Model confidence (mean pLDDT): 81 of 100. A computed fold for a 74-nucleotide RNA from a Candidatus Aenigmatarchaeota archaeon, annotated as transfer RNA. The same sequence occurs in records of 2 taxa. It matches the Rfam family "tRNA". The family's RNA type in Rfam is transfer RNA.
RNA sequence: GGGUUCAUAGCUCAGCAUGGUAGAGCAGCUGACUCUUAAUCAGUUGGUCGGGGGUUCGAAUCCCCCUGGACCCA
Numbered sequence: 001g002g003g004u005u006c007a008u009a010g011c012u013c014a015g016c017a018u019g020g021u022a023g024a025g026c027a028g029c030u031g032a033c034u035c036u037u038a039a040u041c042a043g044u045u046g047g048u049c050g051g052g053g054g055u056u057c058g059a060a061u062c063c064c065c066c067u068g069g070a071c072c073c074a
Base pairs, nucleotide, nucleotide: 001073002072003071004070005069006068007067010026011025012024013023020057028044029043030042031041032040050066051065052064053063054062
């Protein structure tokens, strides 16, 4: 220098092909239960989807550029 791939909640990940108002588990918070803790159960908080731009009525999803990680070729 060329190519492939990844980036979504505090953490691990799903959702992307086929655009339609973002989810799960764990963690946190509140309550129940318990002499207390843990466990269990119920409820609940939390993300402008790595950044910028474009297409579209509508973008996590499609297109372009950039940033960072992993790998391959030279």